[in-house]
RNA sequence: GAGUUUGAUCCUGGCUCAGAAUGAACGCUGGCGGCAUGCUUAACACAUGCAAGUCGAACGGGGUUAUUAAGAGCUUGCUUUUGAUAACCUAGUGGCAAACGGGUGAGUAACACGUAGGAAUCUACCAUGCAGUAAGGGAUAGCCACAGGAAACUGUGAUUAAUACCAUAUACGCCCUUCGGGGGAAAGAUUUAUCGCUGUAUGAUGAGCCUGCGCCGGAUUAGCUAGUUGGUAGGGUAAAGGCCUACCAAGGCAACGAUCCGUAGCUGUUUUGAGAGGAAGACCAGCCACACCGGGACUGAGAUACGGCCCGGACUCCCGCGGGAGGCAGCAGUGGGGAAUAUUGGACAAUGGGCGCAAGCCUGAUCCAGCAAUGCCGCGUGAGUGAAGAAGGAUUUAGGUUCGUAAAACUCUUUCAGUGGGGAAGAUAAUGACGGUACCCACAAAAGAAGCACCGGCUAACUCCGUGCCAGCAGCCGCGGUAAUACGGAGGGUGCGAGCGUUAUUCGGAAUUACUGGGCGUAAAGCGCAUGUAGGCGGACUUGCAGGUCAGGAGUGAAAUCCCAGGGCUUAACCCUGGAACAGCUCUUGAAACCGCAAGACUAGAGUAUGGUAGGGGACAACGGAAUUUCUAGUGUAGAGGUGAAAUUCGCAGAUAUUAGAAGGAACACCGGAGGCGAAAGCGGUUGUCUGGGCCAAAACUGACGCUGAGAUGCGAAAGCGUGGGUAGCGAACGGGAUUAGAUACCCCGGUAGUCCACGCCGUAAACGAUGAACACUAGUUAUCGGGACUUCGGUUUCGGUGACGUAGCUAACGCGUUAAGUGUUCCGCCUGGGGAGUACGGCCGCAAGGCUAAAACUCAAAGGAAUUGACGGGGACCCGCACAAGCGGUGGAGCAUGUGGUUUAAUUCGAUGCAACGCGAAGAACCUUACCACUCCUUGACAUCCUGAUCGCGAACCCUUAGCAGGGUUUUUCAGUUCGGCUGGAUCAGAGACAGGUGUUGCAUGGCUGUCGUCAGCUCGUGUCGUGAGAUGUUGGGUUAAGUCCCGCAACGAGCGCAACCCUCGCCCUUAGUUGCCAGCACAUUAUGGUGGGGACUCUAGGGGAACUGCCUGCGGUAAGCAGGAGGAAGGCGGGGACGACGUCAAGUCAUCAUGGCCCUUACGGAGUGGGCUACACACGUGCUACAAUGGCGAUGACAAUGGGUUGCUAUACUGCGAAGUAAUGCUAAUCUCAAAAAGUCGCCUCAGUUCGGAUUGCAGUCUGCAACUCGACUGCAUGAAGUUGGAAUCGCUAGUAAUCGCGGAUCAGCAUGCCGCGGUGAAUACGUUCCCGGGUCUUGUACACACUGCCCGUCACGCCAUGGGAGUUGAUAUUACCUUAAGCCAGUCAGCUAACCUUUUAGGAGGCGUCUGUCCACGGUAAAAUCAGCGACUGGGGUGAAGUCGUAACAAGGUAG
Repeated sequence: GAGUUUGAUCCUGGCUCAGAAUGAACGCUGGCGGCAUGCUUAACACAUGCAAGUCGAACGGGGUUAUUAAGAGCUUGCUUUUGAUAACCUAGUGGCAAACGGGUGAGUAACACGUAGGAAUCUACCAUGCAGUAAGGGAUAGCCACAGGAAACUGUGAUUAAUACCAUAUACGCCCUUCGGGGGAAAGAUUUAUCGCUGUAUGAUGAGCCUGCGCCGGAUUAGCUAGUUGGUAGGGUAAAGGCCUACCAAGGCAACGAUCCGUAGCUGUUUUGAGAGGAAGACCAGCCACACCGGGACUGAGAUACGGCCCGGACUCCCGCGGGAGGCAGCAGUGGGGAAUAUUGGACAAUGGGCGCAAGCCUGAUCCAGCAAUGCCGCGUGAGUGAAGAAGGAUUUAGGUUCGUAAAACUCUUUCAGUGGGGAAGAUAAUGACGGUACCCACAAAAGAAGCACCGGCUAACUCCGUGCCAGCAGCCGCGGUAAUACGGAGGGUGCGAGCGUUAUUCGGAAUUACUGGGCGUAAAGCGCAUGUAGGCGGACUUGCAGGUCAGGAGUGAAAUCCCAGGGCUUAACCCUGGAACAGCUCUUGAAACCGCAAGACUAGAGUAUGGUAGGGGACAACGGAAUUUCUAGUGUAGAGGUGAAAUUCGCAGAUAUUAGAAGGAACACCGGAGGCGAAAGCGGUUGUCUGGGCCAAAACUGACGCUGAGAUGCGAAAGCGUGGGUAGCGAACGGGAUUAGAUACCCCGGUAGUCCACGCCGUAAACGAUGAACACUAGUUAUCGGGACUUCGGUUUCGGUGACGUAGCUAACGCGUUAAGUGUUCCGCCUGGGGAGUACGGCCGCAAGGCUAAAACUCAAAGGAAUUGACGGGGACCCGCACAAGCGGUGGAGCAUGUGGUUUAAUUCGAUGCAACGCGAAGAACCUUACCACUCCUUGACAUCCUGAUCGCGAACCCUUAGCAGGGUUUUUCAGUUCGGCUGGAUCAGAGACAGGUGUUGCAUGGCUGUCGUCAGCUCGUGUCGUGAGAUGUUGGGUUAAGUCCCGCAACGAGCGCAACCCUCGCCCUUAGUUGCCAGCACAUUAUGGUGGGGACUCUAGGGGAACUGCCUGCGGUAAGCAGGAGGAAGGCGGGGACGACGUCAAGUCAUCAUGGCCCUUACGGAGUGGGCUACACACGUGCUACAAUGGCGAUGACAAUGGGUUGCUAUACUGCGAAGUAAUGCUAAUCUCAAAAAGUCGCCUCAGUUCGGAUUGCAGUCUGCAACUCGACUGCAUGAAGUUGGAAUCGCUAGUAAUCGCGGAUCAGCAUGCCGCGGUGAAUACGUUCCCGGGUCUUGUACACACUGCCCGUCACGCCAUGGGAGUUGAUAUUACCUUAAGCCAGUCAGCUAACCUUUUAGGAGGCGUCUGUCCACGGUAAAAUCAGCGACUGGGGUGAAGUCGUAACAAGGUAG
């Protein structure tokens, strides 16, 4: 920096990613070289080899060889013996080294380490100085002999040397001292020049000791300590010291974290980071510790000793069972463990080490090589030209695009690797493991040399196929349920490249522990409040000191590393040289402003005294009235009480009501207030006593006495607990009555604890201003309480409190704002994702309830704050609508029609399903339609395009078949155009394949069309302004309207889509034009009729125009918009009706109108035919028709419409038939003819009944349409005459030419209409009004909703899984305490067993040594106790998590009882 909480926003906050790093591992892949690095695990066990020896110039001896002398044997030149000399080797004695070098990190939280110092020390070898090196002695290994033993090894005897050992002498300097004195050395070798030896002093080097400071986590470890702290004396040590012992004292350490527990080698440095920090402590370097585990000393200059010793323990090995041996955390190597880490290599050539005079020897230190892409660095896998953009792959909209100049091809080069030749430096004289290595030259051929991860976003890189919530992916968000750039494969691309990814870990990002550099009103976070200890911080002046501070100088800060400069390997990595740096610590010189310390002095902070003052501040005591309840008595009678409505309850044994009286307890109306007091909790009748604090005035006194405050202490609502009282009202629990599906609740009737008092506990609250205390500074306005000053009496001002608004500023916003959440200072408390959890365990407190302190495992990617827009609310305000109300008529009951569900069926094709499906698609299923079922057929197909082949008109003649019609064949002739070409076109047939075809699927892939909210009045934009932002403003407000309609106002000004208007139609008038329409006036004809001549006046037709605009008047309103009334007018405030449907919502409907992507079928899911089905039928629902009758039925009568239709048609008229209809015939392609009769109306009969209502059902007989009326048409006549007497809950339509009622027409159509679409006739009632139901609009409010209340969401129970607490106990580990036992060993004592040096008075004794025994100490071990930690544990507790389980509905809206 990014991703991730949301519809979006800002913030808080966690999780995750991009970077760098590694002793790494794993997966895939792998050409070369250089330089590095390589058991992080089992400090597990180790076979084998090597890793520490050397010195003969310390010593005696031994061995080999050579020379020589003498002797012997003889084979006369050989062997052998002895001596001498020389060289070499060496077991042993002796010296030095072995304490270095090398390994490892178990232990250790410590003077272990780092740094800076210190004094009471030692130091072999080395350097320098001084001095000395005299004279003696006794042993012993080896060797030899003997003996024991399996071995390891050992014993006895004899003998021998020394630079081995021991006395003596000497002592400048040395050590001790009582100051008299006492004590203490030596080694020689030898080439004669040196090397040694002894004492001492100094130095160097190394080591020991002490101190300041620094150095991990835990307080759920708070007290630890008896040699403990100090002193004295002594011992001990190289050395100070309780290091040890005795005595004395009672100290010492600790909140600045002792003790205890856990973890850990420390450092230079490494890594990360801008830095500050964080993490690490491999390699290299310094220090420490360890060497199988534990203990111990010896030797030595140095060890408590990796490759030495003793003892104990475990383990392993050998054994003759008696006894012995061993220690790879040296180099290789083996087993084991593990994700994982190399050769049983070469050489001492170099560098260094040990020994030696030296030559030299030794050196798994070291230098090299080997193995490993483990890391870093470098190089290569070719370079140039090359478009037919080859082939092939992938893809495609089929044209193309891409791999791609990539390849091929041509030209060129040879680094690396290969072959051959030459050949170093590393070495100063010699000596080279590496190594025939580096390097150089020549040769051949592009020849031998590329992979890995990724491609949804973060994050560079996209398509196809497969799969279909499967398989799988995933770092986070998240992908996958049939079009997956997210899975798998492929093509292409991106990144890095001999590597690339993954995993693990560290830092970073993370300002996410914040010193640099965070916070705490609401996100996590101010202790409930105060007093006060330690601590921290602290007013003004002077002087001094110099701890902090500042400046100069000095020392140190190892080397390597980092950085800079230069240099060396061809470069780089790497290496070398120099410089700088290494924040610190120490010493020293100075300064004195600030902090600090000391002293003095001050008054502004703080306090005391004085005078006033307000107050429900506190404690105790006394008193008062109103009210409730109970009791007593009276009056009085049937109810009272309670609720949404009731009931339980009380009441004739007298309630309620009312009057009087009494008792008792609790609380104190009015005043009362945004008011007062108190630290908070809290405090309210009146009076008294005692008592705390505040404020004001003036300025007398003290003189910084102050602020904060970890621990600590006190106070601390309500509830609760203990003891004893008290109990009127109220009232958990409990009982009853209701409500309810239930109701362990809400409501009602009762009612115990409690509430009250005294004393004692508890110690918590949303103990809240969700805001710690103190001080200072930073605009104001206004109200009020207490005190003062002034006053012109209005008020002004000052100090202290309590409120409201508001500037700057702050804040994520909300908001805060002199009572800060502003600006600063000081101190304290607290926070670090959500859940688990304020829980478990432990501890402390409590009588108990419980409180305080306070985790982890596990789990999630969020949890959260503020604000925004919506949606929603059993929130509010306003408004509208046949929404309710007021009315009229229906539905729901009956029969039938029709549609749907269900059922049935071979099929009952499909779709539509709340409103917004259900007389819907369907404006008309007998066949067809038709998509469904059964059966039978076809396969380039019923239909389209392309290809190949053939044929084509009219007629005539002949032949064959046939009863005939008719069919076939042959001949003649030959469709259109023509460039004359079987060239082109058209039609038909046949054939092959591309393809056709699909009412198959997906309306959740789509277009188009449609429904709905809704003809509701809304929905937006530009610019500006406001806001960090989402957004707001405009569009809100006051009026008004049918309307976001208009007016006014306004940080808005304008605009768009909607509204309205423009369009059509009806209503009035004028004008133009009169045929098929009309007929007033004039004629003609007729029984009669606009029938005829004529006419345009009227009606009407259809063109054009006019008319209505709140224009006029009055009132209301704001001088507005507009509203109410009126005039005139055919029509009046939108005149009636229609068309017209904003942004959007419903993944609404339709793939079966059509179109269309993907998928699917292809002798079938395509096409054709026949029959059936869509018409089924226990049932349920919707929509209708007809009725139930008298406002009616029947009969008669006969007046008045409008819209429309008609040539495959409508049909006059006449005749036949009871009728449907039929026959004949006429007019009309229609203002001409026709359908066509309008019906309700009027008159008469019927008289309330299942009827003269009603017409279902059924029988018979017919008509019409049509190939065809069986399934399955309509109509007619006769007969039959169901149900039904006005319809439960519920529900629908309608506000005027409307409802209701009456008929008429049309589309579809061969036929079929109760449906649909239209037309006119007759023609009402009612609307007080907006409380309520439904829907909608605007504003506002709440919200935990945003898939938006059909939302969200809680708890028990049941089931699976996971971690965890308790748990009778059990197993183990750790450290402790007490006691017992006590190896080896030091020390002390003892005994007198052994004993060479020295001494003596010498058969021996002494000193000394060895040894025995005893004692203190003590490892391992044992017993006991209490503790801590860990494992297991029947059972048990809660917690977390899981797709759809069960029960309820607690929370979010007034969440339906506010939480």
Model confidence (mean pLDDT): 84 of 100.
This is a predicted structure of a 1459-nucleotide RNA (small-subunit ribosomal RNA) from an uncultured bacterium.
The RNAcentral record of the sequence draws on Greengenes.
Its Rfam family is "Bacterial small subunit ribosomal RNA".